[in-house]
This is a predicted structure of a 73-nucleotide RNA (transfer RNA) from an uncultured Eubacteriales bacterium. It was read from a public genome assembly. The coordinates come from a structure-prediction model, not an experiment, and the mean pLDDT is 82.
C1' cells in the first nucleotide's frame, strides 16, 4: 500500500430486519452489627472515537476521517 475485525459508563463488555442505550465489577447512600466482615436495598447528565450524510427518528445505513489488533504485499 489492500483487507478483515474493533473504538459503547472508572474498567470488562452486551446492545440488527433504524424507534430514542444496558449488564457485570468499582464507586456512593441506607438497612444490619458493639464496631467491622458478609448480605440485602437504593443509586448513572456516557455528545455510543470524530465530522459529515440519509430519515420523522441512528451507537445501528452511507462518505470521508482518527486511533488499536491482525493478515497480505
Nucleotide at each position: 500500500g489492500c483487507c478483515u475485525c474493533g473504538g459503547u459508563a472508572g474498567c470488562u463488555c452486551a446492545g440488527u430486519a433504524g424507534g430514542u442505550a444496558g449488564a457485570g465489577c468499582a464507586g456512593g447512600g441506607g438497612a444490619c452489627u458493639g464496631a467491622a466482615a458478609a448480605u440485602c436495598c437504593c443509586c448513572g447528565u456516557g455528545u455510543c472515537g470524530g465530522u459529515g450524510g440519509u430519515u420523522c427518528a441512528a451507537c445501528u445505513c452511507c462518505a470521508c476521517u482518527c486511533u488499536g489488533a491482525g493478515g497480505c504485499a